[in-house]
RNA sequence: GCUCCUGUCGUCUAGCCUGGUCUAGGACACCGCCCUUUCAAGGCGGCGACACGGGUUCAAAUCCCGUCGGGAGCGCCA
Numbered sequence: 001g002c003u004c005c006u007g008u009c010g011u012c013u014a015g016c017c018u019g020g021u022c023u024a025g026g027a028c029a030c031c032g033c034c035c036u037u038u039c040a041a042g043g044c045g046g047c048g049a050c051a052c053g054g055g056u057u058c059a060a061a062u063c064c065c066g067u068c069g070g071g072a073g074c075g076c077c078a
Base pairs, nucleotide, nucleotide: 001074002073003072004071005070006069007068010028011027012026013025020058030046031045032044033043034042051067052066053065054064055063
């Protein structure tokens, strides 16, 4: 340098292919309440994310382009 894969709550992940009840769901963690003699477990509730920019579209996490970060492979070094 080229090609491919990848980026979503604090963490892990579903959704992406095939756009639409997704102002994005779940688990764990965290916070509050209940329960309990106490703790754990359990119940209820809360908190919190689509890497960034642009395009297409009535509508974009999803499709397209670019940038950035991470990973893998290949190549070049006269």
Background
This is a predicted structure of a 78-nucleotide RNA (transfer RNA) from a Candidatus Aminicenantes bacterium. The sequence was found in a public genome assembly. Lineage of the source: Bacteria > Bacteria candidate phyla > Candidatus Aminicenantota. Rfam family: tRNA. From the family's description: Transfer RNA (tRNA) molecules are approximately 80 nucleotides in length. Model confidence (mean pLDDT): 82 of 100.